About this RNA:
Predicted 3D model of a 691-nucleotide part of an RNA (large-subunit ribosomal RNA, domain II) from Candidatus Hodgkinia cicadicola. The source organism's lineage runs through Bacteria, Pseudomonadota, Alphaproteobacteria, Hyphomicrobiales and Candidatus Hodgkinia. The prediction has a mean pLDDT of 84. RNAcentral holds the full RNA, with entries from ENA.

[in-house]
Context: one part of a larger RNA
RNA sequence: GUCAACGACUUAACGGCGGAAGCAGAGCUUAAGCUCCCCAAACGAGCGUAGGCGAAGCGAAAGCGAGUCUUAAAUGGGCGCCAAAACAGUUCCCGCCGUUAAACCCGAAACCGAGUGAUCUAACCGUUGGCAGGCCGAAGGCCGUUUAAUUACGUUCGGAGGGCCGAACUCGUACCUGUUGCAAAAGGUUGAGAUGACCUGCGGUUAGGAGUGAAAGGCCAAUCAAACUCGGAGAUAGCUGGUUCUCUGCGAAAUCUAUUUAAGUAGAGCGCCGCACUAACUUCGGCCGUGGUAGAGCACUGGAUGAGCGAAAGGGACUUUAACGUCCGCUGAGCUCAACCAAACUCCGAAUACGGCCUCCCAAUGUGCGGCAGACGCACUGCGAGCGCUAACGUCCGUAGUGGAGAGGGAAACAACCCAGAUUCCGCGAUAAGGUCCUUAAGUCCAAGCUCAACGCGAAAGGAAGUGCAAGUUCGUUGACAAUCGGAAUGUAGGCUCAGAAGCGGCCAUCAUUCAAAGAGUGCGUAACAGCUCACCGAUCGAAGGCUUGCGCGCCGAAGAUGUAACGGGACUAAGCUUAGCACCGAAGCCGGAAGUGCGACUUAUUGCGUCGCACGGUAGCAGAGCGUUCCGCAACCGCAGAAGACGAAUUGUAAAAGCCGUUGGAGGUUGCGGAAGUGAGAAUGUUGAC
Numbered sequence: 001g002u003c004a005a006c007g008a009c010u011u012a013a014c015g016g017c018g019g020a021a022g023c024a025g026a027g028c029u030u031a032a033g034c035u036c037c038c039c040a041a042a043c044g045a046g047c048g049u050a051g052g053c054g055a056a057g058c059g060a061a062a063g064c065g066a067g068u069c070u071u072a073a074a075u076g077g078g079c080g081c082c083a084a085a086a087c088a089g090u091u092c093c094c095g096c097c098g099u100u101a102a103a104c105c106c107g108a109a110a111c112c113g114a115g116u117g118a119u120c121u122a123a124c125c126g127u128u129g130g131c132a133g134g135c136c137g138a139a140g141g142c143c144g145u146u147u148a149a150u151u152a153c154g155u156u157c158g159g160a161g162g163g164c165c166g167a168a169c170u171c172g173u174a175c176c177u178g179u180u181g182c183a184a185a186a187g188g189u190u191g192a193g194a195u196g197a198c199c200u201g202c203g204g205u206u207a208g209g210a211g212u213g214a215a216a217g218g219c220c221a222a223u224c225a226a227a228c229u230c231g232g233a234g235a236u237a238g239c240u241g242g243u244u245c246u247c248u249g250c251g252a253a254a255u256c257u258a259u260u261u262a263a264g265u266a267g268a269g270c271g272c273c274g275c276a277c278u279a280a281c282u283u284c285g286g287c288c289g290u291g292g293u294a295g296a297g298c299a300c301u302g303g304a305u306g307a308g309c310g311a312a313a314g315g316g317a318c319u320u321u322a323a324c325g326u327c328c329g330c331u332g333a334g335c336u337c338a339a340c341c342a343a344a345c346u347c348c349g350a351a352u353a354c355g356g357c358c359u360c361c362c363a364a365u366g367u368g369c370g371g372c373a374g375a376c377g378c379a380c381u382g383c384g385a386g387c388g389c390u391a392a393c394g395u396c397c398g399u400a401g402u403g404g405a406g407a408g409g410g411a412a413a414c415a416a417c418c419c420a421g422a423u424u425c426c427g428c429g430a431u432a433a434g435g436u437c438c439u440u441a442a443g444u445c446c447a448a449g450c451u452c453a454a455c456g457c458g459a460a461a462g463g464a465a466g467u468g469c470a471a472g473u474u475c476g477u478u479g480a481c482a483a484u485c486g487g488a489a490u491g492u493a494g495g496c497u498c499a500g501a502a503g504c505g506g507c508c509a510u511c512a513u514u515c516a517a518a519g520a521g522u523g524c525g526u527a528a529c530a531g532c533u534c535a536c537c538g539a540u541c542g543a544a545g546g547c548u549u550g551c552g553c554g555c556c557g558a559a560g561a562u563g564u565a566a567c568g569g570g571a572c573u574a575a576g577c578u579u580a581g582c583a584c585c586g587a588a589g590c591c592g593g594a595a596g597u598g599c600g601a602c603u604u605a606u607u608g609c610g611u612c613g614c615a616c617g618g619u620a621g622c623a624g625a626g627c628g629u630u631c632c633g634c635a636a637c638c639g640c641a642g643a644a645g646a647c648g649a650a651u652u653g654u655a656a657a658a659g660c661c662g663u664u665g666g667a668g669g670u671u672g673c674g675g676a677a678g679u680g681a682g683a684a685u686g687u688u689g690a691c
Stems, first nucleotide, its partner, number of pairs: 001691006011101009021091003027053003033047004057064002067079004104242002107239001111232006122206006129199002131196001133165003136161001140157002143154003169193003174189004208224001211219002245626006255268005270374001271372007280365001285358006295348001296346002301342003305338005313331002315328004378403007386395002408419003423595005429590001434585003437570003443582001445581001447579004456572001462556002466553009483540005489513003494508004519534001523532002596616007604608001627680001629677010645664004651658002
C1' cells in the first nucleotide's frame, strides 16, 4: 500500500415543544408497596389517592381574596378578575431539543495518590588491587676551601614533585568511515592524563519537588526543568482529524450588539417546519413631504493672486533749532475691480434615496406566535469615500452583482468578468454573449472611407515636411514660392575702448546720402584688413506658394535572462481600423414533443384515474418519504426432489435495492403485518489479521 473484519449522536432522570391515544367542559393521574380471579408468564389485570398538575389572584412575607399590593389614606397607580368569545386540562407512548451525567468517537502535554528502583550513573563509607621504562634533580647531609658564624662557594651523596617524556590503564581533541551501522554512540588515524583532587574489583548508604552534583539543569537502569509502575481516569481539550443507505421539498451566513472577547459563545438579522391573522408586502404610475451630498458659489469662516485707492503710525529731504508745513519712498489694515480654492466654508442646490397617501394588471408575499437550526475566518468586480504612493490579487466602510452554495456558452487556458440559472429524454427548431480564411460550427458577404506601421497583436513625457480631412490667414500674370545670373554702394575704418577692433571682441548710438536695391550689417572668416555670404533689388522662368490651428489613422521614444514567447497557432494588406447593412453559426437559456415529481385549481369521485397551470441548480442546515441489516411477537410458508452462503449475465424499480435462473454448497431459511436496535464505511498518520 491493497483486501477482509471491527470502528463514532447512545442510555437514564428531569424539563420544553410537536404528533398520537385515554379520560375530561373541572377535572386528570397514581408513587412506593401489595394481590393473582381472568391467559402459563410478563412490560398484563387489579388494589393503593400519599403526592403532583389544573380549576385564582395579589403581596418580600404574615396575610387577604375577585381582588390584592403600594400608603397614614388612596377618587391614584401596578398586577389580576369580569367582558369581548362560554375560560381546559391531565396521564402514558413516540419524535425533536435542552440540562445533568464520560454524553458523537479517537487524541494531549500535564496534576494528584500509593508504591518500585543507585546491577546504569552521581556522591560518600568499608575493604582490595594496579601504575613498563626513561628524564629533571628541591630540602638536607659528608668532605674541601672560606667566614666572626652549619656564613658562602665547590665536588659529591641524597631523592622532593597534583614535576617532564612515554606503555599498561583511564579519557575522548580533531578529522574520516559508519548513518535500514559491527554498534539505539562503534571503528580508524590523531590526541589528553599517566604517584595522583589517580585508576579500579567487591560489599554497602542516600529516592522523586526527593537524592546526588569540582554546577552541564548534569545524573538517578537506552527515560529527567521533576524517574518508573499502577490507580484517580473514559482527567480536561473554546483545538486537529473522523462520523457509514437512498430519494423528494425549501434553503442560509461570514453582519450588528456584548464578551479576560477576537479561530469560542449569547441575543438580534438571515434559513426550515407548524399554527393563526389576513392583503396588511413588493413593483409601475400619480400626489405630498424629509434632507444639505454631487455640482456650483464666495454671502459667512478661512486660504490665496494681480491692479487701483489708501487712514493711523514709523523713515528721509527741504524749510530756521523746535513746531507747523511741503515733497519722496517703504511696510500697510481697510475699501473697489478682476480671477480663484475648501472633508471639518455655504447666499444656493440636484439626480438617486427615504417617509406618507391614492390607484390598479401580473406576480407572488407580509405580520404575529411556537419549535428546530446553521452562521458571526468571507472573496473578487463596478460605483462612492478614507488610509496608502488616486501603489498592491493592499487595507477599511457604503452600495450593487457574482462566487461562496452555480453547472452550461464566451474570454486560448482562467472561483469572483460577459451571456445565461442544469427535473429527465429527444430535435438539421429559433436565439444570447461571442463569432463566420484554416485550425473550428458559420460570409474569403455587401457599401463607403482610413491605415503601410505586420499598426492590428503591450506603454508615457517628449519629438518629426508620414498621411487623410477641416478651418483660418497671407502672397501671386502690376509675375508669387523655389532655382539660376547679376548687383548688394557712399559719408565711414560711425563714436568709444584697444597693441589692433575697418559691418561681424566689448560698450554707446543706429543717422544721412546715391539708388532698382543695399542693415552703421545675418553667418563664416582675418592678428587687424582682405575674402565668401545673407537681408534687400533687378533679370530669366511662368502658376501656384507660404504660415497657423483642430481632428482621424500611423512613426520614433521601446533593453533580459531555457526557446519564437506581448494575435492561442497557421497565416492575413485584410482575414486590420471606422461607419452602415443583410445573412448565418452559436448555450444545459427560449421554443416544440414525451415523461417523472411537488404544489394549486377544476372535474369527477372516494382518494384513485384524469385535465389545466406553475414549479423542480444547490454547501451549512431544516422538513418529508422510503430501502436494507440483526433479533423478537402474531399469522403463514419453503427446504437433502437441496436451506443459508459463494460466483455469474440478460430482468424489474427514479434510487437505496429486489427477484428469477444456472453452477457451487450441504442444513437450515423466509414471507405478510407489527415491534426493538450493538442497524448501513472509503477516508480518523484509525484497530486487528492476511498478502